[in-house]
RNA sequence: GACCGGCGUCGUGCGGAAUCAGCGCGUGAAUCGUGUCAGGUCCGGAAGGAAGCAGCAGUAAGCGAUUGUUGAUUAGCGCUGCGGCAUCACCGGUUGCG
Numbered sequence: 001g002a003c004c005g006g007c008g009u010c011g012u013g014c015g016g017a018a019u020c021a022g023c024g025c026g027u028g029a030a031u032c033g034u035g036u037c038a039g040g041u042c043c044g045g046a047a048g049g050a051a052g053c054a055g056c057a058g059u060a061a062g063c064g065a066u067u068g069u070u071g072a073u074u075a076g077c078g079c080u081g082c083g084g085c086a087u088c089a090c091c092g093g094u095u096g097c098g
Stems, first nucleotide, its partner, number of pairs: 001095006008085005013079003017074007025064003034057003041050003
């Protein structure tokens, strides 16, 4: 002196953290929703039929619990992650010349 790498800088991958939303779970309708409709009511001579309260069931909006799961965002927490850029100096290695 040259080269390579680090230090520097930008971007990016994966994982984690936080927030939000959806799914999943639970709850959730006197009536204004569904189904089934005890009792009772109505129609009918009867057979039978009709509407339908309560109850029950599964749900809607909503609400709840935070274990789970999916997606988005944020900050840069982690990885000897990856790819570039910069090289004035500094550190390490290899090498050339004197």
RNAcentral holds the sequence, with entries from ENA. Bacterial small signal recognition particle RNA from an Oscillospiraceae bacterium, 98 nucleotides, folded computationally. Taxonomically the source falls in Oscillospiraceae (Bacteria, Bacillati, Bacillota, Eubacteriales). The model forms 88% of the base pairs in the Rfam consensus. Rfam family: Bacterial small signal recognition particle RNA. Clan: SRP clan. On this family, see Rosenblad et al., Nucleic Acids Res 2003: "SRPDB: Signal Recognition Particle Database". It is annotated as a non-coding RNA gene. Model confidence (mean pLDDT): 77 of 100.